[in-house]
Transfer RNA from a Pseudomonadota bacterium, 72 nucleotides, folded computationally. The coordinates come from a structure-prediction model, not an experiment, and the mean pLDDT is 82.

RNA sequence: GGGCCCGUAGCUCAACGGCAGAGCAGCGCUCUCAUAAAGCGUUGGCUAACAGUUCGAAUCUGUUCGGGCCCA
Numbered sequence: 001g002g003g004c005c006c007g008u009a010g011c012u013c014a015a016c017g018g019c020a021g022a023g024c025a026g027c028g029c030u031c032u033c034a035u036a037a038a039g040c041g042u043u044g045g046c047u048a049a050c051a052g053u054u055c056g057a058a059u060c061u062g063u064u065c066g067g068g069c070c071c072a
Base pairs, nucleotide, nucleotide: 001071002070003069004068005067006066007065010024011023012022013021018055026042027041028040029039030038048064049063050062051061052060
């Protein structure tokens, strides 16, 4: 220098172009002599950034940034 993949909650990951979710973690409660485990409830997001397409974009398009892999 060229090609491909990825970027969403604190972490690991979902999400036909139509309400942004799950598990774990955190917080509260139940249970226990107590702790752990278990059960119930609950908080948490400018979907990397900027523009474009669209009635509507995490999703499609372009550029940039960051990470990974391959080739040279």
About this RNA
Its Rfam family is "tRNA". Rfam classes the family as a transfer RNA.